RNA sequence: GGUAGAGGUGCAGCCAAGAUAAGUAGCUGUGCAGAGGAGCGCCGGCUCCGGUGAAGCACUGCAAAAGGCAAGGCUGCCGAAGGACUUGUAUCCCGGCGGAUAUCCGUUCUGGCUGUACACUCAACAGGUGUAUGGCUGUCAUCAUUGCUAUGAUGGAGAGCUAUC
Numbered sequence: 001g002g003u004a005g006a007g008g009u010g011c012a013g014c015c016a017a018g019a020u021a022a023g024u025a026g027c028u029g030u031g032c033a034g035a036g037g038a039g040c041g042c043c044g045g046c047u048c049c050g051g052u053g054a055a056g057c058a059c060u061g062c063a064a065a066a067g068g069c070a071a072g073g074c075u076g077c078c079g080a081a082g083g084a085c086u087u088g089u090a091u092c093c094c095g096g097c098g099g100a101u102a103u104c105c106g107u108u109c110u111g112g113c114u115g116u117a118c119a120c121u122c123a124a125c126a127g128g129u130g131u132a133u134g135g136c137u138g139u140c141a142u143c144a145u146u147g148c149u150a151u152g153a154u155g156g157a158g159a160g161c162u163a164u165c
Base pairs, nucleotide, nucleotide: 001165002164003163004162005161008078010077011076012075013074014073015072018069026062027061029059030058031057032056036049037048038047039046040098041097042096043095044094045093081110082109083108084107085106088103089102090101091100092099111137112136113135114134115133116132117131118130119129120128121127139156140155141154142153143152144151145150
């Protein structure tokens, strides 16, 4: 250097019953009200709607969806994969300043799973992300023990480990 493997609530992708979102958004009607409202936020434009009644409030009727979760199934795999940060690009009517989503390069972090606390995100006490702190587990190194080649302690990190050429 090549090939093949192991860790286990293992990782990622796709489809998906179902629940939630929610009796919410939105629309119809009625009453009050009386000039603003919409296009992600603010400012400036532009366009559209508005006394044939805007925003708002109340009542009534109808009434969703997306993202996220997920029984189950399929596929690819074991840096599987994921996170953080900066720039670039695209989209959200135009410009400025922001924000959101997606994506490319770069740098950096994480062996894997999981509990708890806090913060962010989210409709959410679901889920996700980060930080801190515990537990379980695999792997290697060192030391000790011997109860078989297992047990215990400490430490490291996947650019690792095992087998083989």

A computed fold for a 165-nucleotide RNA from uncultured Ruminococcus sp., annotated as Lysine riboswitch aptamer. The coordinates come from a structure-prediction model, not an experiment, and the mean pLDDT is 82. NCBI's taxonomy places the organism under Bacteria, Bacillota, Eubacteriales, Oscillospiraceae, Ruminococcus. Of the family's consensus pairs, 100% are formed in the model. The sequence is in RNAcentral, with records from MGnify.